Transfer RNA from an Anaerolineaceae bacterium, 74 nucleotides, folded computationally. It matches the Rfam family "tRNA". Rfam links the family to the GO term triplet codon-amino acid adaptor activity. Rfam classes the family as a transfer RNA.
RNA sequence: UGGGAGAUAGUUCAACGGCAGAACACCGGUCUUUGGAACCGGGAAUCCUGGUUCGAAUCCAGGUCUCCCAGCCA
Numbered sequence: 001u002g003g004g005a006g007a008u009a010g011u012u013c014a015a016c017g018g019c020a021g022a023a024c025a026c027c028g029g030u031c032u033u034u035g036g037a038a039c040c041g042g043g044a045a046u047c048c049u050g051g052u053u054c055g056a057a058u059c060c061a062g063g064u065c066u067c068c069c070a071g072c073c074a
Base pairs, nucleotide, nucleotide: 001070002069003068004067005066006065007064010024011023012022013021018054026042027041028040029039030038047063048062049061050060051059
C1' cells in the first nucleotide's frame, strides 16, 4: 500500500428495517457464625459523521480502530 473480515454493557454473545436483550462480572438484599454457593432485585452499551427510509444496531457513502492474507523497504 492492496484485498478480506469485524466494531453492541466491564467481558462473551443475541436482536426479520419496527420497545436494544441474555449470560458472566459489578452493586443491593435474603440465607449463612464469616466467606463462598444458592435465590431475589438493580444499574450499565449500538466506534464517528452523513445519506436512504414513516422508522436504521441492521441498508448505503466516507472516516477511525482491530484482526487475517498479500506486497514493498530495511